[in-house]
Molecule: SAM riboswitch aptamer (S box leader)
Organism: Psychrobacillus psychrodurans
RNA sequence: UACUUAUUAAGAGAAGCUGAGGGACUGGUCCAAUGAUGCUUCAGCAACCGCCACUUCUAUGGUAUGGUGCUACUUCCAGCAAGAAACUUGAGAGAUAAGUG
Numbered sequence: 001u002a003c004u005u006a007u008u009a010a011g012a013g014a015a016g017c018u019g020a021g022g023g024a025c026u027g028g029u030c031c032a033a034u035g036a037u038g039c040u041u042c043a044g045c046a047a048c049c050g051c052c053a054c055u056u057c058u059a060u061g062g063u064a065u066g067g068u069g070c071u072a073c074u075u076c077c078a079g080c081a082a083g084a085a086a087c088u089u090g091a092g093a094g095a096u097a098a099g100u101g
Base pairs, nucleotide, nucleotide: 001101002100003099004098005097006096007095008094013042014041015040016039017038021031022030023029025079026078027077028076043071044070045069048067049066050063051062052061053060075093080090081089082088083087
């Protein structure tokens, strides 16, 4: 980096450095010098892999040393389609994990 599968309405913050935009893209809208965003440290949340138990298989329960991940707003909302619809459902796109190439 491509593909496949699963999840994506819950949860969790402070400090130091930086210094202007940022929330993937577009439109909205929100946050932002009372410091956004990014990096680091500590802390925390969660349970995809791992480990343990159970199990014919699938599933289930536990653990949080280890490998990730995450800690404003439902993935902030919408974008495409269906439905009578402001709403609902599904898909697409994105994010995370595991596997394969």